[in-house]
Order: sequence, then structure tokens, then C1' cells
RNA sequence: CCAGACGGUUGGACGGCCGCCGUGCCGCUCGCGGCGCGGAGGAAAGUCCGGGCUCCAUGGAAUGACGGUGCCGGCUAACGGCCGGCGGGGGCGACCCCAGGGAAAGUGCCACAGAAAACAUACCGCCGGUACGCCUCGGCCUGCCGGCAAGGGUGAAAAGGUGCGGUAAGAGCGCACCGCGCCGCCGGCAACGGGGGCGGCAGGGAAAACCCCACCGGGAGCAAGACCGAAUAGGGGCGACCGGCGGCAUGAGCGAUCAUGGCCGCGGAGGGAUUCCGCCUCGUCGCUCGGGUUGGUCGCGCGAGGCACGCAGCGAUGCGUGUCCCAGAUGAAUGGCCGUCCAGCAUCCGCGAGGGUGUGGACAGAACCCGGCUUACAGACCGUCUGGCAUU
Repeated sequence: CCAGACGGUUGGACGGCCGCCGUGCCGCUCGCGGCGCGGAGGAAAGUCCGGGCUCCAUGGAAUGACGGUGCCGGCUAACGGCCGGCGGGGGCGACCCCAGGGAAAGUGCCACAGAAAACAUACCGCCGGUACGCCUCGGCCUGCCGGCAAGGGUGAAAAGGUGCGGUAAGAGCGCACCGCGCCGCCGGCAACGGGGGCGGCAGGGAAAACCCCACCGGGAGCAAGACCGAAUAGGGGCGACCGGCGGCAUGAGCGAUCAUGGCCGCGGAGGGAUUCCGCCUCGUCGCUCGGGUUGGUCGCGCGAGGCACGCAGCGAUGCGUGUCCCAGAUGAAUGGCCGUCCAGCAUCCGCGAGGGUGUGGACAGAACCCGGCUUACAGACCGUCUGGCAUU
């Protein structure tokens, strides 16, 4: 210098004017004004996981159902998160990826192709015997009987692999190594690793099919939930005044019956300028009680809090000391304009250092809070490491 791996920081700066939300003080004409202070993020996002908090449900325990998690150890309030390891896979490497318990408990599945996909099996083929035929007498073709699974072919996958021996041809048939299973030993808390002996090899894959095993799990969510409470309408109670008839209903009572401004019909009264039809209203007034709606207040900003340093630990993290107080809206504030400048980009001038002009800063935006995960993000910067080239 080139190519890359991992981790982290930042993601415009300053000033002026006009505004918005919260809050402290002061002023007054009492809901406005003045001054001061504070005012988005690393993801505030998706709402995927875990918790705090609130209400509801719930006597305890066990079991079952349903859902979730799934190598081992640690961290944590907890987690499906994080850290450190193990195993497997990829990369020359730094490093990256893994839905990583159980397939000798059971059931089901394995498309197409293929003889055969889990009860093993035989299409081509190899070998032996035999019959007929041919013949250059070595053999060959075809059929039948038997042996085999090495080779070919199919497939994602073919019933251990490679080699030597062995055999008519073959075969764990025998042997060595590898793999696999069982039993000890050594190291490790463990996952697991190493090595030894025995066994000739049984047990294909798949659990992101059911299932089995272990562990975890009440439900709903700040529109949770609590409080204050207007007009109007409606409901309960009391009092005063006024009030026709019939039927029904409800309540009281064994019943006759009684009560009820509860309902229906008729009548009556009232309503708009009036008449008829139609429609609407029919107790009025006063006092009082409780519930709800609009609205308001709280929940709601001191917290598993931020920063710095030290100690323990490989680390996640924990402990200690000091210091700081840091948004709180509710149709929802955190903004707009202007100026100067800075990266970056484009272009022009210059051999060059540099200079001129133009452009110019991503993703996005709190809504109860916290820990994670995931996703989005123009650009700039820093650190550690790997491979290569060149030079010394």
C1' cells in the first nucleotide's frame, strides 16, 4: 500500500429573530404577562421475548391438558438474552454459522427413479453345474438348476469404509487401520476429550410428523387502575297542590279485598294564527340522595438510573467511593426562517501545495417504565487482528 475479519464512537457547529410544552420566582386587572431553567433516540421503530407496576381470578400440593424452551457451566430481577467453553460445519487465515435432548418405547413417513427405501432385495452382471446347437475342439450362443452381491445402473439416501489375504465367483469369510457398540482407566464441575480391552457389526434417514424425557408458564393490560364531578335528560325519597271511566299488570293478604300519578284504551286538557284530520305533550312545583356521560386530577418521571474512578473476575457481571438530576405532551410540545462556517460530493483553474463556484448532513421521532432481541441508517472516525505485495 492492497484485500479482508472483529469491536466501538459519532451521526453537523455557532449566532440572530419569531414560536411551542413543562417548571420555579415575581407582578397584577386573576388568567394572563415578565424573567430564569429544562425539553427525543441509538434505534424513541417492530411489539417478538423477559420483568416491574395495576386490576381481576385463585386455600395448599400433586397429576393431567395446553403453550414454550432444549449441548455444558456461569451471569442476571428474569429471559427464548448475554459471557466462557464443548461438539459439528465453512474459510489459507483473522474469524463466521448451527432448531445442537431422545430414532435399541411406540405409531406413521421416505416423492421421482430404481430389482430393492427397512420383513430387505436381484435389473444388468460374476461364478459353478447341466441340456441342445455351433465350432478353427480352445471355447461360444440360448435355456434350465444353483451360488454371489465385488462391479454397473437408480436415487438426497442402497444395509459399515479402505487395503491385503482368501475364493469357482464372492462375502467381516479372515486380518490391519478407520468407523460403530459395550466395559473399565485417565483428564475435566460438566458438555466432552484421550487412551486400553472386548465384540465381526447389530441400530439407514427424519422428532421444523405424532410422540417420549427434563425444565418453565394464572388472565388482562396505563384505553391498567384510583379520585373529583357540570348543564340537560333519566332514576330513588320527602312535602305541598291538582287528578275522570274501564281493562290489564305488579305488590300485600289464606281469602274476600286493598294499594300502586305502572301500562293500554276511551274521554278530557294543552301545543303551532285559525277549523277538520294527523302529530306531539299530559301531573306541576320545591327540597334532597345516588349512579353514569362530557370534563378535570392522579397514576407520571429518583430509576434493576447516568457519569468518573478503584477492586474482584478471561468475560458477561458484581461490589465500593465520589458526583449528577436528566422530556412528560394528551388532537398530542421539542419547530420555522435567516446568516456565518465545517466534513463530503460535483465542476473549473493550477505542475503542485492550494484556490474559485455550486451543492450539501442518513434512518427516524417519546406516550407507564425497565432489560434484551430484531429491523432501518448518507457519511465520518478510532482500535485490535488476518492474508498478500513492496522496502529496510